[in-house]
Molecule: SAM riboswitch aptamer (S box leader)
Organism: Halobacillus andaensis
RNA sequence: CUCUUAUUGAGAGUGGCAGAGGGACUAGGCCCUGUGAUGCCCGGCAACCUUUCAAGCGCGGCUUGAAAAAGGUGCCAAUUCCUACAGACGUUAGGCGUCUGAAAGAUAAGAG
Numbered sequence: 001c002u003c004u005u006a007u008u009g010a011g012a013g014u015g016g017c018a019g020a021g022g023g024a025c026u027a028g029g030c031c032c033u034g035u036g037a038u039g040c041c042c043g044g045c046a047a048c049c050u051u052u053c054a055a056g057c058g059c060g061g062c063u064u065g066a067a068a069a070a071g072g073u074g075c076c077a078a079u080u081c082c083u084a085c086a087g088a089c090g091u092u093a094g095g096c097g098u099c100u101g102a103a104a105g106a107u108a109a110g111a112g
Base pairs, nucleotide, nucleotide: 001112002111003110004109005108006107007106008105013042015041016040017039021032022031023030026084027083028082029081043076044075045074048072049071050068051067052066053065054064055063056062057061080104085101086100087099088098089097090096091095
């Protein structure tokens, strides 16, 4: 980097350093930000991998449930901030609204 699978409306700081932009990309919108953004450290959240226990089964293991948080990651404004593509419905003939799905993105685990 590519592919597969799963998740993506929950949760997480009145801390320190630093000092101007930030919310993935493009466009539109809407926001955050010297009452300190981005970033780093600390702290925290969660439980994908992991560990333990129990039950079941087609029992070298797998599935389900419960618990833990030492380790590998991840995450800590707003649903992944919203929309963009397709379909259905409503309203209407300007487009708008609601719902569903897809795409794209993010993260984990596995494979190449």